A computed fold for a 72-nucleotide RNA from a Candidatus Falkowiibacteriota bacterium, annotated as transfer RNA. It matches the Rfam family "tRNA". The family's RNA type in Rfam is transfer RNA. The RNAcentral record of the sequence draws on ENA. The source organism's lineage runs through Bacteria, Bacteria candidate phyla and Candidatus Falkowiibacteriota.

RNA sequence: GGCCUCAUCGUCUAAUGGUUAGGACAUCUCCCUCUCACGGAGAAAAUUGGGGUUCGAUUCCCCAUGGGGCUA
Numbered sequence: 001g002g003c004c005u006c007a008u009c010g011u012c013u014a015a016u017g018g019u020u021a022g023g024a025c026a027u028c029u030c031c032c033u034c035u036c037a038c039g040g041a042g043a044a045a046a047u048u049g050g051g052g053u054u055c056g057a058u059u060c061c062c063c064a065u066g067g068g069g070c071u072a
Stems, first nucleotide, its partner, number of pairs: 001071007010025004018055001027043005048064005
């Protein structure tokens, strides 16, 4: 250089073009306890950037950026 692939809450991970973008751990609040831990209830938190297709894009297409792989 060429080709393939990946990018979603702090971390890990779901999501047939119509989802309130879900779950686990972590964090915070409340309950429980003499206190801590465990346990219970709840809250906050995310689609890499730009453009296109579409009535509608996390999802499909193009470009860029970054990670990984194969090849010369």
The coordinates come from a structure-prediction model, not an experiment, and the mean pLDDT is 81.